[in-house]
């Protein structure tokens, strides 16, 4: 790469390098951050706790050495399916585990 399942609640920054963008989620838009230095990458530091560990048991407490992942916060928004409507769902996106 596909493909299956589970979450997308909350929760955590600092210096270095960089040198203009950034804020996953249909175009667009708004609105926010940003040369008092975007992304990106190192570095340490942390926070989650899916894998993990311990522990009593089909579920629960706890833990952080490891393998991932994160570390400003949004909003409006067409189209599918389900509903009188409100909305909700799938899609599509991102994380992890599993199998190809």
């Nucleotide at each position: 790469c596909u493909u299956u399942u589970a979450u997308u609640c909350a929760g955590a920054g600092u210096g270095g390098u960089g040198g203009a963008g950034a804020u996953a989620c249909a175009a667009a838009g708004g609105a926010u951050c940003u040369g008092c230095g975007a992304a990106g990458c190192c570095a340490c530091g942390g926070c989650a706790a899916c894998c993990c560990c311990u522990c009593c048991u089909u579920g629960g407490a706890g833990g952080a050495a490891g393998g991932u992942g994160c570390c400003a916060a949004c909003c409006u928004g067409a189209g599918c399916g389900a509903g009188u409507g409100a909305u909700c769902g799938a899609a599509c996106a991102a994380u992890a585990a599993g199998a190809g």
The RNA shown here (SAM riboswitch aptamer (S box leader)) has 100 nucleotides. Rfam family: SAM riboswitch aptamer (S box leader). About the family: The SAM riboswitch is found upstream of a number of genes which code for proteins involved in methionine or cysteine biosynthesis in Gram-positive bacteria. Its mean pLDDT, the model's own confidence on a scale to 100, is 77. The model forms 93% of the base pairs in the Rfam consensus.